Predicted 3D model of a 363-nucleotide RNA (Bacterial RNase P class A) from Dissulfurimicrobium hydrothermale. Model confidence (mean pLDDT): 76 of 100.
RNA sequence: UGGAGAUGAACGGCGAUCGCUGGCGUGAUACGUCAGAGGAAAGUCCGGGCUCCAAAGGGCAGGGUGGUUCGUAACACGAACCGGGGGUGACCCCAGGGAAAGCGCCACAGAAAAUAUACCGCCAUGCCGUUUGGCGUGGUAAGGGUGAAAAGGCGAGGUAAGAGCUCACCGCUGAAGCGGCGACGCUUCAGGCAUGGCAAGCCCCACCCGGAGCAAGACCAAAUAGGGAGGCGUUCGAGGGUGGCCCGUCCGAUGCCUCCGGGUAGGUUGCUUGAGGCGUCGGGCGACCGGCGUCCCAGAUGAAUGAUCGUCGCCCCGUACUUAAUGGGGUUACAGAACCCGGCUUAUGAACAUCUCCAUCGA
Numbered sequence: 001u002g003g004a005g006a007u008g009a010a011c012g013g014c015g016a017u018c019g020c021u022g023g024c025g026u027g028a029u030a031c032g033u034c035a036g037a038g039g040a041a042a043g044u045c046c047g048g049g050c051u052c053c054a055a056a057g058g059g060c061a062g063g064g065u066g067g068u069u070c071g072u073a074a075c076a077c078g079a080a081c082c083g084g085g086g087g088u089g090a091c092c093c094c095a096g097g098g099a100a101a102g103c104g105c106c107a108c109a110g111a112a113a114a115u116a117u118a119c120c121g122c123c124a125u126g127c128c129g130u131u132u133g134g135c136g137u138g139g140u141a142a143g144g145g146u147g148a149a150a151a152g153g154c155g156a157g158g159u160a161a162g163a164g165c166u167c168a169c170c171g172c173u174g175a176a177g178c179g180g181c182g183a184c185g186c187u188u189c190a191g192g193c194a195u196g197g198c199a200a201g202c203c204c205c206a207c208c209c210g211g212a213g214c215a216a217g218a219c220c221a222a223a224u225a226g227g228g229a230g231g232c233g234u235u236c237g238a239g240g241g242u243g244g245c246c247c248g249u250c251c252g253a254u255g256c257c258u259c260c261g262g263g264u265a266g267g268u269u270g271c272u273u274g275a276g277g278c279g280u281c282g283g284g285c286g287a288c289c290g291g292c293g294u295c296c297c298a299g300a301u302g303a304a305u306g307a308u309c310g311u312c313g314c315c316c317c318g319u320a321c322u323u324a325a326u327g328g329g330g331u332u333a334c335a336g337a338a339c340c341c342g343g344c345u346u347a348u349g350a351a352c353a354u355c356u357c358c359a360u361c362g363a
Base pairs, nucleotide, nucleotide: 001359002358003357004356005355006354007353008352012312013311014310015309016308017307018306020036021035022034023033024032025031026030038334042345043344045343046342047341048340049339050213051212052211053210062209063208064207065206066205067081068080069079070078071077082096083094084093085092086091097204098203102202103201104198105197106196119144120143121140122139123138124137125136126135127134128133152170153169155167156166157165171193172191173190174189175188176187177186178185179184217269218268219267220266227260228259229258230257231256232255239251240250241249242248276295277294278293279292280291281290282289283288313331314330315329316328317327318326319325
């Protein structure tokens, strides 16, 4: 310098004007002052807090998870490690328990897809044929052929030809020892191999899981209708209209008044101080944890968080030999809180920082 890998942070600053939402102050809807979206606020896919309902305990059914240990409030998340696979490497990927508990499936091709078997071939042998050969019987599974996958691999011995038939090495199975908390690893011994794959097929094993959700839940509570209790009243008239009031006058009866309770609209609350942020010290390989200090950082409800301008910064283009200077343009993507957190996944433009790897060049 070029190409890669991993991780992280940030998505402009300040000011002015006009608005919007909320907190606080004042008697105030006015004024002042302070604050006002994200890394994903998204999908709602997991896990929890919180709330209400249910609930002795145990089991069945159903659902989920699936190497080990750790982290965590918890997880299907994360960290470190183990095993397998990929990459020259940094590093990346894995739904990674059980196939000698049972059932099922394995297209096409092929002799045969799991009680093994034999198309070509190889070998022995019988008969026929002048010969090449043909027909049959038996042995074999090394070679060919089929397939995603073929009954351990490979070499040597052995044999009529062959074959774990025998042997070495590798693999596999079992046992023991050692190391590791563990997954597992290493070594030694024994066994001739002792049963192909699929469990995101049924199933088996181990562990986990009650239901519904802030439209949860709690409180206040109009009009109308209906419910309950009490009172008054029907020609000896409650009550209502007219009216400032009284008289008068008109209307007037399963009616009028008062209280109570449920409850609708509506309102308040839940609501934002939290497994919280930042700094620092300490523990841990790490995820993460602990101590101390400090800060308060959106709460709308037809749903606020916007618009314009200036300036600085950044980027691009032009002028200029270069620097300085100056002119013009841009400042973009995905998206937008709605009870709150921890994850995962998806969307996303142009850049940035740190560490690491490979190649090349120079000293």

A source record names the gene rnpB. Lineage of the source: Bacteria > delta/epsilon subdivisions > Deltaproteobacteria > Dissulfurimicrobium. It matches the Rfam family "Bacterial RNase P class A". About the family: Ribonuclease P (RNase P) is a ubiquitous endoribonuclease, found in archaea, bacteria and eukarya as well as chloroplasts and mitochondria. Rfam classes the family as a ribozyme.